Notes
Predicted 3D model of a 74-nucleotide RNA (transfer RNA) from a Methanosarcinales archaeon. The source organism's lineage runs through Archaea, Methanobacteriati, Methanobacteriota, Methanomicrobia and Methanosarcinales. It was read from a public genome assembly. Rfam family: tRNA. Rfam links the family to the GO term triplet codon-amino acid adaptor activity. Its mean pLDDT, the model's own confidence on a scale to 100, is 84.
């Protein structure tokens, strides 16, 4: 330098193919339980879906460019 895969809450992950407005687990916070804590249990909070632009009534999803990580080729 060329090609490919991936990027989603603090962490992990589903959804992307086939567009319909983002789900789950852990963590955190509060309650119950407990002498206290842990475990268990109930509830709550938390996501610009890497960035920008485009297409569309509507984009995590489709297109283009760029950034980053990894792999392959040179």
């Nucleotide at each position: 330098g060329g090609g490919g895969u991936c990027g989603u809450g603090g962490c992990c992950u589903a959804g992307u193919c086939c567009g319909g407005u983002a789900g789950g687990g852990c963590a955190g916070c509060g309650g119950g339980c407990u002498c206290c804590a842990g475990a268990c249990u109930c509830g709550c909070c938390g996501a610009u879906c890497g960035u920008g632009c485009g297409u569309u009534c509507a984009a995590a999803u489709c297109g283009c460019a760029c950034c980053g990580a990894c792999c392959c080729c040179a």